This is a predicted structure of a 74-nucleotide RNA (transfer RNA) from a Polyangiaceae bacterium. The coordinates come from a structure-prediction model, not an experiment, and the mean pLDDT is 81. It matches the Rfam family "tRNA". Rfam classes the family as a transfer RNA. RNAcentral records the identical sequence in 2 taxa.

RNA sequence: GCCGAAGUAGCUCAGUUGGUUAGAGCACGCGCUUCAUAAGCGUGGGGUCGUCAGUUCAAGUCUGACCUUCGGCA
Numbered sequence: 001g002c003c004g005a006a007g008u009a010g011c012u013c014a015g016u017u018g019g020u021u022a023g024a025g026c027a028c029g030c031g032c033u034u035c036a037u038a039a040g041c042g043u044g045g046g047g048u049c050g051u052c053a054g055u056u057c058a059a060g061u062c063u064g065a066c067c068u069u070c071g072g073c074a
Base pairs, nucleotide, nucleotide: 001073002072003071004070005069006068007067010026011025012024013023019057028044029043030042031041032040050066051065052064053063054062
């Protein structure tokens, strides 16, 4: 330099042909339970979906460029 894959909550991930609230588990805060802790149960906070543009009535999803990580070729 070329090709491919991935980027969504603090972490691991789902979201499969674009469609009306962006979610799960773990973690964290609060409460219940306990003499206390852990476990368990309930509840809550936390995201401009890597960045910038484009297409569309509508984009996490499609298109382009760029950034980061990983793999392959030279």